Large-subunit ribosomal RNA, domain V from Cyanophora biloba, 588 nucleotides, folded computationally.

Context: one part of a larger RNA
Order: sequence, then structure tokens, then C1' cells
RNA sequence: UCAACAGCUAGACGGAAAGACCCCAUACACCUUUACUGCACUCAUCUAUUGUUCAAAAAUUUUUUAUGUGUAGAGCAGGUAGGAGCUUAUUAUAUUUUGACGCAAGUUAACUAUUUAAGCAAUAAUGAAACACUACCCAAAAAAUAUUUUUGAUCUAAUAUAAUUUUUUAUAGACAGUUUAUGAUUGGUAGUUUCACUGGGGCGGUGGCCUCCUAAAAAGUAACGGAGGCGUACGAAGGCAAACUCAUAUAAGUUAGAAACUUAUUGAAGAGCGUAAUGGUAAAUGUUUGCUUAACUGUGAGGCAUACAAGCCAAACAGAAAUGAUAUAAUUUAUUAUAUUGUUGGUCAUAGUGAUCCGGUGAUACUUAGUGGAAAGAUCAUCGCUCAACGGAUAAAAGGUACGUUGGGGAUAACAGGCUAAUGACCCUCUAGAGCUCUUAUCGACGGGGUUGUUUGGCACCUCGAUGUCGGCUCAUCACAUCCUGGAGCUGAAAAAGGUUCCAAAGGUUGCCCUGUUCGGGCAUUAAAGUGGUACGUGAGCUGGGUUUAGAACGUCGUGAGACAGUUUGGUCCCUAUCUACUGUUGA
Repeated sequence: UCAACAGCUAGACGGAAAGACCCCAUACACCUUUACUGCACUCAUCUAUUGUUCAAAAAUUUUUUAUGUGUAGAGCAGGUAGGAGCUUAUUAUAUUUUGACGCAAGUUAACUAUUUAAGCAAUAAUGAAACACUACCCAAAAAAUAUUUUUGAUCUAAUAUAAUUUUUUAUAGACAGUUUAUGAUUGGUAGUUUCACUGGGGCGGUGGCCUCCUAAAAAGUAACGGAGGCGUACGAAGGCAAACUCAUAUAAGUUAGAAACUUAUUGAAGAGCGUAAUGGUAAAUGUUUGCUUAACUGUGAGGCAUACAAGCCAAACAGAAAUGAUAUAAUUUAUUAUAUUGUUGGUCAUAGUGAUCCGGUGAUACUUAGUGGAAAGAUCAUCGCUCAACGGAUAAAAGGUACGUUGGGGAUAACAGGCUAAUGACCCUCUAGAGCUCUUAUCGACGGGGUUGUUUGGCACCUCGAUGUCGGCUCAUCACAUCCUGGAGCUGAAAAAGGUUCCAAAGGUUGCCCUGUUCGGGCAUUAAAGUGGUACGUGAGCUGGGUUUAGAACGUCGUGAGACAGUUUGGUCCCUAUCUACUGUUGA
């Protein structure tokens, strides 16, 4: 060196199981509820099955009787119409008695007796004229009549229940039951929904529009980059024309007092322009005044921008206006008319917004299901959406899963590795200071520069068709920034014992108690009881106490299903070694 055999398990990101954790899917399943929408049950009313008799009450119809007072006015005038008469010997009127109503003034009814021939209207006053008379109507009241409804009883023949000799009896009874229609309630049950972005997901924040920076001197340009605004306002803050110039500062004045009022000077803008910011603007886009409604109707060439749909600018033509200018004419002498002509189709500009469907309103008169209409539709105008998740899935929708399932993902988290090195650890430097004095025996602030890859992080690059996770046991191996043993320098080193720095990795570096612990604390020793790396070495070597399934409980949270880097108890750790590596034996 090769081969065989016997071992061992460090590696082959070993085998096994399309990862159960995590994320995703306009996937699934169960479970919950004050998610949404159905359905069943339940309740209430109504209809049918459903019939007899009586009473009471209420409502309505019809008839009769009777009532109707603002003020003025003789006075208790319901309204409207007609109307010049009406009542009366069948007792008008007046008096007596009784009753009803009542606004206390009177109105009205009945009876008896007496009286005796007239009484009431039309004329004056009143908004309205005679209950003189006739008809109709309104309001409230009484009586009668009829109908209906409700309530309470009654009956038996529907119907129901029970018994029985099988055809009757008893009880209940037009209730119940069943049925029609409507309403209420309803996790009992069912179907579903429960957004996206995101330096993993969740929590938080955001989602449309406008302004600036980032933006790299055309336009455009991202981020959970840096700053702010909007979801309107205004009939003047619009149009035309004319006149004017702001802010600030200085001085003087008025005044009890001036930042405020007045005057003068200065003054390119340092002001103002409803509102954020940016741009613009003084021969105005600002301020004031006069007149006004163009904040018009019908078309719209041509452009900007643009995936689409939207969005934005706009000359010009026609009509009918507002306000100015110039000229002419007329009279009412400050107006009108005509001609020519300037500006005006909202606002200094850029935000102030919402598609389609469905429905409403107005106009047009285009269609009109045999004909004529209507309904309905069409066209034009307009209205109704924090559809704000703002290109708006529906008119209408929240949660749990550790009982979970499927499809996927290393497109994306937890372990380990990798990159980085903010943080951590270590080193160097600067000396202000402490060290009685004295920076550097020792310590060293504020700063500066490195090394490392043992901390906490950042990133998300291999691995989700699996790289097993803390601690312990066993077995180790390496670094040195050395705990001990060795050798040196300095010392604020007298000696001894120390402090600090340099060299040095050969060997060594304990036992026990508590805790799952690493760590830490404690006890007793020791020369010393080192710091780290090795997938926080080592589970195809062991363990399984912790973490991290399913059972159960407490506290807290939640309406609940359930949840909790809160607690407690219980809880299956598979692999016969092919190759490499290593150990031993034998042979060549």
C1' cells in the first nucleotide's frame, strides 16, 4: 500500500413521510355569535272547514222630535235658496200650574181654568234678514227602526278525545285541530361572507385628489422617503369701464393714552390676490367706485395628454345680451336710437371629486304590439352614492380552530449557516482629570482609529417533495484575548503578598445543594476551579426535565367559539450501515 473479516457511527446537508410550525389560495371543513340572508319551530291577527238561540254594548243607515246667544241692535238671528204673505172660533193673545234646556237673559213642551179678536212679517238698526211661511244642508242631543261588529252566555249536528257489546254512549264543542294571507320572533338549522399594501405575518398606519422636494437643467419617474393641504367658498369674491398703489421705516401732529387716526418723506414689492404650497402678478391678476348678469343658447376646426375609459386647452360661425370707445341723428339736455368697434362662454393658475345599472322630476312629441288613446320606451336637461378599500364584485355579510384538512412556497418567518458589523467584546491613540506633588505604578471623561465574528440585531441568499429545537450525559478537538504551573519588564516593588504589561497552549483546570435550566446563588476544597470556536460540537450515540399537538384546570381577556414569550398536571424519540472516515485482527 492492497484485500478480507469483526467493530464504531463523524460525514454522505444519510433513509422514512410532496413540513403538522410560518405565509399564501378571491381552497376546504367544522365551531361561535348582538356578521348577512333564507328555512323550520313558536306567537299574533285574518280566511275556509263553521252551524242554532238569546242578552248587553258600540258604530252606521233611515224616520221623528228638539237645540244653535261674539259686538251693534227691541232681541238667544246656524247656513243657502225661494218668498209677500202666514196662523186663528178645531181658540190667536194674556194670566195661573207643572216639566225640560240654559250662556240666567230667556227658549221650549204639556194640562186645567179664565179672557176675548186678534197675533207675526215687510219699514229703522246689522258684514249677513226674518223660526211669517216652504225646501235643502251643517254641528251637537234624544227616541224608534234596520244592519254590522265586539263581548258574554246557550244548544248540538260539523269536528276532536275516551270507552264500548261495533253502534252507540260520555265529555269537549263551533273552541280546538287543519288551512289561506300577513306580521313578529328565531345560530334551532342551512348557505355564505369576513379587502389589499406590508423589508414574513399580526398589531399600527395607509388606500381618491392638489402643491413642493427627492427628480439626475425637456416630459415622465419608486419607497411604510421628507413636508403640507382638499371633499369648498362667492350674485359678488363674476362681467365691463374708470381711478388709485402696497408692506415697512423715519419724522411731525391729534389725543388722557397711538401698533391702530391724520400729514410728509422713503419705498420694484420686502404687500395683497377667500383657502395649502409652488409658479405668476404694480402700464395689475391687487384696492376703490359706476353700470350690470357672458356664472349665456346652438355648433366647434385644431391641439395637449393618453393602454382604455376619462381629463384639459381652444380659434372661428350663428343667435340673443352686459359694459365701454368713436361717429351721426333725435329730443326730454342727459338720455335714446343707429353705424363701426374693444372685452365678456365665471373666479390669477393648479385641489373642492364618483363610471355603469336602477329609480325620480321637467321638457320634446320620436315609437305606440288590430285601430284611436294610454301605459311603457326614446331624446334633451336635471336629481338621488364618506359606492372614502374613492375604475365603484352584492340592495344586503363578522369571528374561532392547539380537533383541523388540501394545494403550494425556501417567491416568506421561527433553528442553523451565509453577508453586514449598528450593538456587543477586545486593542490602539489623545490627555482634561483622579492619584498629597506628579497625565501614563494604577484609574482615566469628552473624542479619534482599528480588530473580531462568541451578544442583541439588520438582510432574506441555500434548505419548507423536512438541515430535529434548549439543557444534561458520553466522547472530544482547536484558538489564545492565559485561570494554574514556567520566564521577563515596570511598580505608588523594603521582605512577604500584590497590581499591571510582555513571552508562553506542554500539561492541568474538583465535589456537592437549589432550579428543566445555560446562567446564577450557596457549601466545602483546590496550584487553578480560564474565555471562546467546532450546525449556540456531539439525539442513524443516550436522555426527554423544559419548550411545542391532542385530555384537564386556575387567573386574565372575549357575548361566544376560544386566546395568553401567564401558570399547573399528563403526554409513542424509528432506522438490520451501501460508500467515505476511524478502530482492531489476519493475509499478501

Description
The coordinates come from a structure-prediction model, not an experiment, and the mean pLDDT is 81. Rfam family: Bacterial large subunit ribosomal RNA. Gene Ontology terms of the family: structural constituent of ribosome and ribosome. The RNAcentral record of the full RNA draws on ENA. A source record names the gene rnl.